[in-house]
């Protein structure tokens, strides 16, 4: 220098066909127990990496940029 993939909650990751942003773990509250562990219920937590475009509508499509991983030279 070129190519591919990845970037979404504190962490690990879903999100198929453009139409209300989710799960598990963690945190907090409650239930259960003499107590602990385990178990059950609930709550909070988001600039969907950034900028622009398309569209009535973008996490998703298009262009550019940034960061990361791998490969080639």
């Nucleotide at each position: 220098g070129c190519c591919a993939c990845c970037u979404u909650a504190g962490c690990u990751c879903a999100g198929u066909u453009g139409g209300u942003a989710g799960a598990g773990c963690a945190u907090c509250c409650c239930c259960u127990u003499c107590g602990u562990a385990a178990g059950g219920g609930g709550a909070g937590g988001g600039u969907c990496c950034c900028c622009g475009g398309u569209u009535c509508a973008a996490g998703c499509c298009c262009g550019g940029g940034a960061g990361g991983u791998g490969g080639c030279u």
Notes: Model confidence (mean pLDDT): 80 of 100. Predicted 3D model of a 73-nucleotide RNA (transfer RNA) from a Patescibacteria group bacterium. It matches the Rfam family "tRNA". Gene Ontology term of the family: triplet codon-amino acid adaptor activity. It is annotated as a transfer RNA. Lineage of the source: Bacteria > Bacteria candidate phyla. RNAcentral holds the sequence, with entries from ENA.